């Protein structure tokens, strides 16, 4: 786009269509085929006696048309064109007849049988029924000659009736060409093909028969099997074409299912006849009747298709002279939004942009000129008047539709709007609720709580069509996705048969010449019905759709005759460029056969020499050997196999083909140009060939080596790895007939740049010759222009233009399965599908990641060292358990002495309890009252009660600030929840060298280039080179601290020199330390070597310091939904007399365990005891606190200094010196546990800290693994500070002693950078395969069971033609002796034929079927 439609919603009107697509199922009821009395007799009624009028019967004509339906049919059935041997009532035209005669039968009456249908018997009767002769055209027949018609009626003027030729029209039969799908249907066929005879028909034929003959059809698809009525036409498409045959027209078949004939002009007959066979109905059980696939209309089926309606007024149709009858053809209505077409539901004004609704940033915005409100109109609707055309048959009369259309008035905005969508595709947007749930959904997505534009809503708005709108269904488009033409492909996406050759059919096919005229061009004639489409108006209903005219369209199809001859093609004769064949060369692992031939190999045989191994592996073992291996040596002997040559080198159609040597025997390529003369190329089926593996006979059998055996490894290990080792490997015969059988690339011919290697011929040049150089031809590689190519890539050896032929593909999986065939001894191979599922499967390039893949390079990464941790005691975190509560958070590195710079109460967020409820805390109102201070009462405290002192600043005097109390409402509050909603801040890759843009350049693109490469570097650090140029954010450097020096400046710091003093204490002084201000200084800057003269590296010199001087601050794009709503801030939930907020107790300190991160140790490099030296950084007024004076000490009192380079904290310690302990659980180590204080706090029970006495556990250097550290580092030693009343083994900072390694980059681990695979990209913690096990779905065998449909063979044979008999019967006619014959029929019997049925064996196909295979999803 379109439907004969269906479902859902919704529904005003008219006009024209249209309406069982299912069950060609069953069918009540009624109608749908009669008519003529002018063919006839009869009977009944009328009767004005003239007749009229009614019908059963007998006779014509009509019931073969009209109506319906698609089951059958793949066919001359249809279309379309052509034909001859046919018929044809009724109608037209012409000719021409129509004499004499007989006989009966219905009806009717009587009589009889039956339940009914119907009958039977016996009289009677008429006709346009019948019958006999005449008569004739016509008709057979050579002919004689045969045969051979007829009806009359009436209203008196016509019809009828026979016979003959014609017309028109209709039928019948034959043939060309045309008409789905299936080769998993390849061989069909006996009346089958013919032939001349006979019969037969309206008429040709095997149509039928008998004979004879052996044909006829088939790959150009016969038979089979599925399906289907076919046509004009319709839909749909730009067309070609797909697809379709409802309505309307034409042909065919069919009429309950099968078969048969009658009658007729015309059937083998829808509404007629026999027979059978199914159903269904009546029935007195004896026997009847019945056929909606005519119009209505029931039942059923089904998604689903209408009234049991009006008239025959019009058009047709049958019958009649005609009037008429009759017609469910037809004309109308009715019914259904089933389609199409038209109308309408109001117009025009109307902004305070009214109220409401929706939204919201509260400003708005939008519904929305909509609406209200004003004017205005009446299609339409209601109601009255009026009222057609269609009517045409001399007049007359005659409408179902219908009181319809249409006109007129009158009334009054009045009575009439809904689907469906809004995430893209695709026009249309937003609130609320929900929260991977409920549900959506063509595809593709999506939706799992801040927040769905996508569910869901009667939500607000939008688009979109509209009396309709939306699903779903079918068909053709899009889809160049079946591409014979328009207009597809096969190297890697599906796709080129393994290979050729022999080569059939078939397809194609060199050069010029003649002829035909099959293709093929041209113009003419006929046909291709009408409808219908296309056109044009035209007409006609108001338009419109429908209807009706007109033009032709404008080509095509067919078939006739008529030209043209270029190409095709056929036929004759020609050529020589293609193919072939001739000569004379030439290379070669081209093939069969046959002979030889060494090396190595292993056996075994023999000998000889010699001993304790030997093999094998990653490491071994198993094996093999003192019976003498392995090794080594000579002899023999078998079996395969041919180093080196050997080469993108040679040969063959491929498969392949390798020592040598003979023999036979194909092909190639050169070169010549003598010979045929298109002999050509391709090839569907066919034939031969055809690695390896395998079978099948026999033979061989060293070596190797599927199965097997053991021995390792491993969780396992039917494996890789050893040791044996059987089939095979190899040989003759014969079968298989497949491979990644590949160049993943069919063959043959021609043409379109090159350059550069090889191999084989040949020729010029040159040379005595070979080479060299230059040329052809013929293989075989590389690179490579144009062109193709998705792209890699191909490129004269095309995948490049080009023409022939064959082969193959159409989406992945099911599957190269199943079934069936065919071939095969098996294995198997060939051909080869379908349910079912999925939305991808794939191909090529990109950019990342990863890789038990290279390459480079880097880091306390390993290695080299030093010290630890892991075991002991404690401390502290955490997990786990316990609890009322053990608040919460952080969990691989990158959580765990972390948030915690310090939990007795505060802190606090948990628990119990006991209060509060505008609140502990803000901000607004009001109203009291100064504020504040302070006593008593209860109470565990917070609260609750009550009592006293005290009256303040400021003023423009109304009152105002500040504070405290009380009401009441807005609010407050919340460490509740979501770090996956977030801001900010952190950590980790990582101080790791990277990350990127602009511009331009290359590629269809996605990217790429640059940023890669050579070199260096700590570095994308620089330098050189490059289709890149540049830039930018990391690197570095700018900053800061330490380390040398100069200036400046000296008090609180310093003291060299002078004076002084216990003391730098003073006085001086600023020179040195030191303090802090500001400078220099370090650039690879200098000199040699390397390096490409660069970047740069090594080494030196100078120098306090050397190559980034050391340390620190500093963290690119991004990454982990990392972490953190409990530091803070923030949306949304969510609490709100409580999840707030106050207080008191308790917990956060618990403890069978478990795990991190520290302290102390385990001793003699140590411990004690006493003497003695050397510091840096910091802190200090609620505070450091000197100094006396008590105490054994912690500390206690009293106290000077000091807001600090002034005074205090403040004795540093390891360290030296002397003496003691001597290897032990100890003078080690100190836990724990006991008394005794001490200090800080409202309070040290739970649960602080410190002293002194006493107590004296584990533990003797630590398993498995694993941590730090490259120098002023590790190691170790003590101090200071922050946190903080009190409490530090943390943790931040400080200074003192002060090592040891570093070969190097193979290996752990992170990382960079370049290459490389990749079926990953939530990226290897990826992806992903089978089996098992559960669920469902659909398929294949499968003993079988059941069904359907085809043919064959026998049997039985209805009804019936047809033949045959003469058994009975008989009115015309003709003889008769009147008995009867005879001709004619009738009936009945037999016979072929013959439908249904019945046996039997078969073929095809469906269901189903225990059990069973294997496939789909999950």
């Nucleotide at each position: 786009g379109a439907u004969g439609a269906a479902c859902g919603c919704u529904g005003g009107c008219g006009g024209u269509a249209u309406g069982c697509u299912u069950a060609a199922c069953a069918c009540a009821u009624g109608c749908a085929a009669g008519u003529c009395g002018a063919a006839c007799g009869a009977a009944g009624c009328c009767u004005u006696c003239g007749g009229g009028u009614u019908u059963a019967g007998u006779g014509g004509c009509g019931g073969a048309c009209g109506g319906g339906u698609g089951a059958g049919u793949a066919a001359c059935g249809c279309g379309u064109g052509a034909g001859a041997a046919c018929c044809u009532a009724c109608c037209u035209u012409c000719a021409g007849g129509a004499u004499g005669g007989g006989g009966a039968c219905a009806a009717c009456a009587g009589a009889u049988g039956g339940a009914a249908a119907c009958g039977u018997c016996u009289g009677c009767u008429a006709a346009u029924a019948c019958c006999c002769a005449a008569u004739g055209a016509g008709c057979c027949g050579a002919g004689a000659g045969g045969u051979a018609a007829a009806a009359g009626a009436u209203u008196a003027a016509u019809u009828g009736u026979c016979u003959g030729a014609a017309g028109a029209a209709g039928g019948g039969c034959u043939c060309g060409c045309g008409u789905c799908g299936g080769a998993u249907u390849a061989g069909c066929u006996a009346g089958u093909u013919g032939g001349g005879g006979u019969g037969g028909u309206a008429a040709c034929g095997g149509c039928a028969c008998a004979c004879c003959a052996a044909g006829g059809c088939g790959a150009c698809g016969a038979u089979c099997c599925g399906u289907a009525g076919c046509u004009g036409g319709u839909c749909u498409g730009a067309g070609a074409g797909g697809a379709u045959g409802a309505u309307c027209a034409g042909c065919c078949a069919c009429a309950c299912u099968g078969g048969g004939a009658c009658u007729g002009a015309g059937a083998c007959a829808c509404g007629g006849c026999c027979c059978a066979g199914a159903c269904u109905c009546c029935u007195a059980c004896g026997g009847g009747a019945g056929g909606c696939a005519g119009c209505a209309g029931u039942g059923g089926g089904g998604a689903a298709u209408u009234u049991u309606c009006c008239g025959c007024a019009a058009u047709g149709g049958g019958c009649g002279a005609a009037a008429g009858c009759c017609u469910g053809a037809c004309g109308g209505a009715g019914c259904a939004a089933u389609a199409c077409c038209g109308c309408g539901u109001g117009a025009g004004g109307g902004a305070g942009g009214a109220a409401g609704g929706c939204u919201c940033u509260u400003g708005g915005g939008u519904u929305g000129u909509a609406a209200a409100c004003c004017u205005c109109u009446u299609u339409u609707c209601u109601c009255a008047g009026g009222g057609a055309a269609g009517a045409a048959c001399a007049c007359a009369a005659u409408g179902a539709c219908g009181g319809u259309a249409c006109c007129u008035g009158a009334g009054g905005a009045a009575u009439c709007a809904g689907c469906a969508u809004c995430g893209g595709u695709a026009a249309a947007c937003u609130u609320c609720g929900u929260g991977c749930c409920a549900g959506c959904a063509g595809c593709c997505c999506g939706c799992g709580u801040a927040a769905a534009g996508a569910a869901g809503g009667a939500a607000g708005g939008a688009u979109g069509c509209a009396g309709c709108c939306g699903u779903a269904u079918u068909c053709c488009g899009g889809a160049a996705u079946g591409a014979u033409u328009u207009g597809g492909g096969c190297g890697u996406a599906a796709a080129g048969c393994g290979u050729u050759c022999c080569g059939u059919a078939g397809g194609u096919g060199g050069u010029a010449c003649a002829u035909c005229a099959a293709g093929u061009c041209u113009g003419c004639u006929g046909u291709u019905c009408a409808a219908g489409c296309g056109c044009g108006g035209a007409a006609c209903c108001u338009u419109a759709a429908c209807u009706u005219c007109g033009u032709a369209a404008c080509g095509g199809g067919c078939a006739g005759g008529g030209g043209a001859a270029a190409c095709u093609g056929a036929u004759g004769a020609a050529c020589u460029a293609g193919a072939g064949c001739g000569u004379g060369g030439u290379a070669g692992g081209g093939g069969u056969a046959g002979a030889g031939g060494g090396a190595a190999u292993u056996c075994c045989c023999c000998g000889g020499u010699g001993u304790a191994g030997c093999g094998g592996u990653g490491a071994a073992a198993u094996g093999c050997g003192u019976a003498g291996a392995u090794a080594u040596c000579g002899g023999g002997a078998a079996g395969a196999a041919c180093a080196c040559c050997a080469g993108u080198g040679g040969c063959g159609a491929a498969a392949g083909c390798g020592c040598u040597c003979u023999a036979c025997u194909g092909g190639g390529c050169c070169a010549u140009g003598a010979c045929u003369g298109a002999c050509a190329c391709u090839g569907a089926g066919g034939g031969a060939c055809g690695a390896a593996a395998g079978c099948u006979a026999g033979g061989g059998g060293a070596g190797c080596g599927a199965a097997a055996g053991g021995g390792a490894u491993u969780a396992g290990a039917u494996a890789c790895c050893c040791c044996u080792g059987u089939a095979g490997u190899c040989c003759u015969a014969g079968c298989c007939g497949u491979a990644a059988a590949c160049g993943a690339u069919g063959g043959a011919c021609a043409c379109u740049a090159g350059g550069u290697g090889u191999u084989g011929c040949c020729c010029g040049u040159a040379u005595c010759g070979a080479c060299c150089c230059g040329g052809g031809c013929a293989g075989u590689g590389c690179c490579g222009a144009a062109g193709c190519u998705a792209a890699c890539g191909c490129g004269u050896u095309a995948a490049g233009u080009g023409u022939c032929c064959c082969g193959c593909c159409u989406g992945g999986g099911g599957a190269g399965u199943a079934c069936g065939c065919u071939c095969g001894c098996a294995a198997g191979a060939g051909u080869g599908a379908a349910a079912c599922u999925c939305a991808a499967a794939g191909g090529a390039a990109u950019u990342g990641a990863c890789g038990g893949g290279g390459g480079c390079c880097c880091g306390c990464a390993c290695a080299a060292g030093c010290g630890g941790u892991g075991g002991a005691g404690u401390a502290u975190g955490u997990g786990g358990u316990u609890u009322a509560a053990u608040u919460c958070g952080a969990u691989g590195c990158a959580a765990c002495g972390c948030g915690a710079a310090g939990a007795a109460c505060c802190u606090u967020a948990c628990c119990a309890g006991g209060g509060c409820u505008u609140g502990a805390c803000a901000u607004g109102u009001c109203g009291c009252g100064a504020a504040u201070u302070u006593c008593c009462g209860u109470g565990a405290a917070a609260g609750c009660g009550g009592g006293a002192a005290g009256u303040g600043c400021c003023u423009u005097c109304g009152g105002g600030a500040g504070c405290g109390c009380g009401a009441a409402c807005a609010c407050a509050g919340g460490u509740g929840g979501u770090g996956c909603a977030u801001g900010g801040c952190u950590g980790u890759c990582g101080u790791c060298a990277g990350c990127u843009c602009g511009u331009g350049u290359c590629g269809u693109g996605a990217g790429a280039u640059g940023u890669u490469g050579g070199g260096u570097u700590a570095a994308g650090u620089c330098c050189c080179g490059c289709a890149a140029c540049g830039a930018g954010c990391g690197c570095a450097a700018c900053c800061c601290a330490c380390g040398u020096u100069u200036u400046u400046a000296g008090u609180u710091g310093c003291c060299a020199u002078c004076a002084u003093u216990u003391a730098g204490u003073u006085g001086g002084g600023c020179a040195c330390u030191c303090u802090a201000g500001a400078g220099a200084g370090a650039c690879c800057g200098c000199c040699g070597g390397u390096g490409a003269c660069a970047a740069a590296c090594c080494g030196g010199a100078g120098g306090a310091a050397g190559g980034u001087g050391u340390g620190g601050a500093c963290g690119a794009c991004g990454u982990c939904a990392a972490g953190u709503c409990a530091g803070c801030a923030u949306g949304c939930c969510c609490c709100u007399u409580a999840c707030g907020c106050c207080c008191u107790g308790g917990g956060c300190u618990a403890c069978a365990c478990a795990c991190g991160u520290a302290c102390u140790a385990c001793a003699a490099u140590g411990c004690u005891a006493c003497g003695g030296a050397c510091a840096g950084a910091g802190g200090g007024u609620u505070g450091c606190g000197a100094g006396c004076u008590a105490g054994c000490g912690a500390u206690a009192g009293c106290a000077a200094g000091c807001u600090a380079a002034u005074c205090c904290c403040g004795u540093a310690a390891a360290c030296c010196g002397u003496g003691g302990c001597u290897c032990a659980g100890u003078u080690c180590a100190g836990a724990u546990u006991g008394c005794a204080g001490g200090c800080u706090g409202c309070a040290a029970c739970u649960c602080g800290c410190c002293u002194g006495c006493a107590u004296g556990a584990a533990g003797g250097c630590g398993g498995a693994a694993u941590c730090g550290c490259u120098a002023g580092u590790a190691a170790u030693c003590g101090c200071a500070g922050g946190u903080c009343a009190g409490c530090a083994u943390a943790c931040u900072g400080c200074g003192g002693u002060g090592a040891a390694u570093a070969c190097g980059u193979u290996c752990c681990c992170g990382g960079g950078c370049c290459u490389u695979g990749u079926a990953c990209a939530c990226a290897c913690c990826g992806c992903c395969c089978g089996u098992c096990a559960c669920a469902c779905c659909a398929u294949g065998g499968g003993a079988g069971u059941u069904g359907g449909c085809c043919a064959c063979g026998c049997c039985c044979g209805a009804a019936g033609u047809c033949a045959u008999u003469a058994c009975u019967c008989c009115a015309a006619c003709c003889c008769u002796u009147c008995g009867g014959g005879g001709a004619g029929g009738a009936g009945g019997a037999u016979g072929c034929c013959g439908a249904a049925g019945g046996c039997a064996g078969g073929g095809c196909u469906g269901a189903u079927g225990a059990c069973u295979g294997g496939g789909g999803u999950g």
Molecule: small-subunit ribosomal RNA
Organism: uncultured bacterium